[in-house]
RNA sequence: UAAUAUCUUUGGGGUUUGGUGCAAUUCCAUACCGGCGGUAAAGUCCGCGAACACGAAGCAAAUGCCCGUGCCGAUCAGGUGUGAUUCCUGAACCGACGGUAAAGUCCGGAUGAGAAAAGAUAAAA
Numbered sequence: 001u002a003a004u005a006u007c008u009u010u011g012g013g014g015u016u017u018g019g020u021g022c023a024a025u026u027c028c029a030u031a032c033c034g035g036c037g038g039u040a041a042a043g044u045c046c047g048c049g050a051a052c053a054c055g056a057a058g059c060a061a062a063u064g065c066c067c068g069u070g071c072c073g074a075u076c077a078g079g080u081g082u083g084a085u086u087c088c089u090g091a092a093c094c095g096a097c098g099g100u101a102a103a104g105u106c107c108g109g110a111u112g113a114g115a116a117a118a119g120a121u122a123a124a125a
Stems, first nucleotide, its partner, number of pairs: 001125001004122007017029003031105002033095002035048004043093002052070004058065002075091005097108003
């Protein structure tokens, strides 16, 4: 110098104001929000995570953990620049499942899980 191992902590935001209606933060108009790594600074590029489905060795005996596979939304134009679907200008678009008057924003699984970030200790070579 720090491969690697163990542990600790952190780790997702948002329905404003009206309309209709018996009833809607769910419909209509308007408003608002944007996880993690990479890369010229990204909700829309590349990759990852969560949810859901299926499979299987092991652990476990709370049908859960772990692993794998599947599934997995959406952007263009112009400008600057060596370089930007990332910046600037303009105009668009997208958002799991269950509940409920049809939900990205309410309630719920979830005081959960988690990409990952920071730190501590040990430490091969």
FMN riboswitch aptamer (RFN element), 125 nucleotides, folded computationally. Its Rfam family is "FMN riboswitch aptamer (RFN element)". Its family is annotated with FMN binding in the Gene Ontology. Rfam describes the family as follows. The RFN element is a highly conserved domain that is found frequently in the 5'-untranslated regions of prokaryotic mRNAs that encode for flavin mononucleotide (FMN) biosynthesis and transport proteins. Its mean pLDDT, the model's own confidence on a scale to 100, is 82. It was read from a public genome assembly, where an Rfam model found it.